[in-house]
Description
Predicted 3D model of a 536-nucleotide part of an RNA (small-subunit ribosomal RNA, 5' domain) from a metagenome.
Context: one part of a larger RNA
RNA sequence: GAACGAACGCUGGCGGCGCGUUUUAAGCAUGCAAGUCGAACGGUAGGGGAGGUCUUCGGACUUCCCUGUGAGUGGCGGACGGGUGAGUAACACGUAGGUGAUCUACCUCUGGAUGGGGGAUAGCCCAUGGAAACAUGGGGUAAUACCGCAUGACGCGUGGGGCUGUAAGUGGCCCUGGGUUAAAAGCGCAAUUGUGCUGUCUGGAGAUGAGCCUGCGGUCCAUUAGCUAGUUGGCAGGGUAAGAGCCUACCAAGGCAGUGAUGGAUAGCCGGCCUGAGAGGGUGUACGGUCACACUGGGACUGAGACACGGCCCAGACUCCUACGGGAGGCAGCAGCUAAGAAUAUUCCGCAAUGGGCGAAAGCCUGACGGAGCGACGCCGCGUGGACGAUGAAGGCCGAGAGGUUGUAAAGUCCUUUUGCAGAUGAAGAAUAAGGCGAGGAGUGGAACGUCUUGCUGAUGACGUUAGUCUGCGAAUAAGCCCCGGCCAAUUACGUGCCAGCAGCCGCGGUAACACGUAUGGGGCGAGCGUUGUUC
Numbered sequence: 001g002a003a004c005g006a007a008c009g010c011u012g013g014c015g016g017c018g019c020g021u022u023u024u025a026a027g028c029a030u031g032c033a034a035g036u037c038g039a040a041c042g043g044u045a046g047g048g049g050a051g052g053u054c055u056u057c058g059g060a061c062u063u064c065c066c067u068g069u070g071a072g073u074g075g076c077g078g079a080c081g082g083g084u085g086a087g088u089a090a091c092a093c094g095u096a097g098g099u100g101a102u103c104u105a106c107c108u109c110u111g112g113a114u115g116g117g118g119g120a121u122a123g124c125c126c127a128u129g130g131a132a133a134c135a136u137g138g139g140g141u142a143a144u145a146c147c148g149c150a151u152g153a154c155g156c157g158u159g160g161g162g163c164u165g166u167a168a169g170u171g172g173c174c175c176u177g178g179g180u181u182a183a184a185a186g187c188g189c190a191a192u193u194g195u196g197c198u199g200u201c202u203g204g205a206g207a208u209g210a211g212c213c214u215g216c217g218g219u220c221c222a223u224u225a226g227c228u229a230g231u232u233g234g235c236a237g238g239g240u241a242a243g244a245g246c247c248u249a250c251c252a253a254g255g256c257a258g259u260g261a262u263g264g265a266u267a268g269c270c271g272g273c274c275u276g277a278g279a280g281g282g283u284g285u286a287c288g289g290u291c292a293c294a295c296u297g298g299g300a301c302u303g304a305g306a307c308a309c310g311g312c313c314c315a316g317a318c319u320c321c322u323a324c325g326g327g328a329g330g331c332a333g334c335a336g337c338u339a340a341g342a343a344u345a346u347u348c349c350g351c352a353a354u355g356g357g358c359g360a361a362a363g364c365c366u367g368a369c370g371g372a373g374c375g376a377c378g379c380c381g382c383g384u385g386g387a388c389g390a391u392g393a394a395g396g397c398c399g400a401g402a403g404g405u406u407g408u409a410a411a412g413u414c415c416u417u418u419u420g421c422a423g424a425u426g427a428a429g430a431a432u433a434a435g436g437c438g439a440g441g442a443g444u445g446g447a448a449c450g451u452c453u454u455g456c457u458g459a460u461g462a463c464g465u466u467a468g469u470c471u472g473c474g475a476a477u478a479a480g481c482c483c484c485g486g487c488c489a490a491u492u493a494c495g496u497g498c499c500a501g502c503a504g505c506c507g508c509g510g511u512a513a514c515a516c517g518u519a520u521g522g523g524g525c526g527a528g529c530g531u532u533g534u535u536c
Stems, first nucleotide, its partner, number of pairs: 001536004006532005013382006019375002021340001026338003030335003035076003040073002043069002046067009083293003093217007102210002107206008115149001117147002124139006155180002158177007185198005219265003226256003231253004236248003268290004272283004295316005318329004346372001348371003354368001355366004385415004395406004420473006435457007480525005485506003492519004501508002
């Protein structure tokens, strides 16, 4: 000199864009943060309307219609999105590769199929136990829930044959024998056949995502020198989507290490960021990628995917409820609270946009996100007025005085209105478009619905009293902080008297202090200025 997720002191007008618990991975009241589908299913709590019967005029019962779908079964999603950095010195990350050792729901393209049956179970009804959480028994019901059967291949496994490829084994393709494995319907349009859409099953290819393996790279300590028995290798078996001591039995005795094993300390890694002419040094906040974690430890279940933040089970610590028998919970999601600390924000608005989940759609959900609020925490921009104005006014300070200086500074005159206040306008942009209507095309059909292309119409704004624009008013609403001995730009006077004090270093202060304190003047930066901390 530059920089900062900063803090502290003094001061403080506005806007835009960013950033905001670096400490205790400490504990958490309250609310919200993951649902959705009635076009899978049995059903139908609730609301509204009409009619009937009864009525103590409050209403009750019952039938139908509309709306709506509570609770439940089932499907898909809760593995994404959001948070944090504890652990981890490791194939965790970065980079370059491998997978001839693998998987991939939804999506895209493409082939084939979707036949016929069965038994349950929740909800419901009846009953029981319990303070509650919840649980149990009996009866009975549905499905795109569950289970057989049929059919079936270019799938899988196996036998035989052929072609081809590689550095290479178990790669790719074709023919053939026998073996084996599947499914579910729903909604339209038609109405004797059918037909369309959404699904379901089974193949192939792709896309996306993931698993595993390898070379190289990036911390400190030798005042850590030896470490290792599933250890190193083999064989057999198991296991996984998949290679492998991944696991087990047996056999052999290996494997690593001064090119630093083992142990200890510290730490998420990277793109980046800061500094620097560069080389390098430091760093990993925000944003992006990736990994790990979800009160602590362990475990599996379901599933395409988890060993799962707002799922389950067990143990532990803590907190809460309890009828003492037993139960409930997990903010490192968004707000918010307590504690800790030098220190870090609102228990805000909205799904209008972007994106995500579900749904045929309408739509619902979304503390992701879009916005607003608070904080000079940072960067950038604007303003606090402009021009003229000498009798160089008054006052202040200095000087013995003359005078000098503050200083065109003020006053005064003219002007402007960024900003401000009041009012009006604007409803600009953000917005595309589901649905509806019409036209045309392809294909299939007897036709219709549907599908594709295109034209018209077409609701929706949190921000928001938006931005912007116009009118009126009036210089009106707006300047401080640090420094002045040298380094280092900028001085005089008074007070003090090694005192009080200053100080980054050198050093000032003991009676003329340019170094302390105050004032005048000056210098620097400016809505900031200094100090402290840290890095180069």
Rfam family: Bacterial small subunit ribosomal RNA. Its mean pLDDT, the model's own confidence on a scale to 100, is 81.